SAM riboswitch aptamer (S box leader) from Anaerobacillus isosaccharinicus, 113 nucleotides, folded computationally. Its Rfam family is "SAM riboswitch aptamer (S box leader)". Gene Ontology term of the family: regulation of gene expression. About the family: The SAM riboswitch is found upstream of a number of genes which code for proteins involved in methionine or cysteine biosynthesis in Gram-positive bacteria. The prediction has a mean pLDDT of 82. RNAcentral records the identical sequence in 2 taxa. The RNAcentral record of the sequence draws on Rfam and Ribocentre.
RNA sequence: CUCUUAUCAAGAGAGGUGGAGGGACUGGCCCGAUGAAACCCGGCAACCGCUAAGUAUUUUUUACUUAGGAAGGUGCCAAUUCCUGCAGAGCUGGAGGCUUUGAAAGAUGAGAU
Numbered sequence: 001c002u003c004u005u006a007u008c009a010a011g012a013g014a015g016g017u018g019g020a021g022g023g024a025c026u027g028g029c030c031c032g033a034u035g036a037a038a039c040c041c042g043g044c045a046a047c048c049g050c051u052a053a054g055u056a057u058u059u060u061u062u063a064c065u066u067a068g069g070a071a072g073g074u075g076c077c078a079a080u081u082c083c084u085g086c087a088g089a090g091c092u093g094g095a096g097g098c099u100u101u102g103a104a105a106g107a108u109g110a111g112a113u
Base pairs, nucleotide, nucleotide: 002112003111004110005109006108007107008106013041015040016039017038021031022030023029025085027083028082042077043076044075047073048072050068051067052066053065054064055063056062081105086102087101088100089099090098091097092096
């Protein structure tokens, strides 16, 4: 990098360094010197791992479900993944607008080549 799979409406500092950018991309709309990115500390969550119980399996193993807990591996800490981009449905219609479903794209975890 590619593939598979799960999740993406909740949650998280009025700290230090740092100095102008940032919100993936498009078009928007926003955040930012009442200080952006980044780093440190802090925090959130609970995907993996951990503990207990249950179900399937003759047993082991393994898989799944539920509960717990966070000392380990990640992740995350403006706005729904900020909205939108393709397709369908409904309402309205002059242009167009509104609502909604699915996909695509993206992010993260786990697994695989």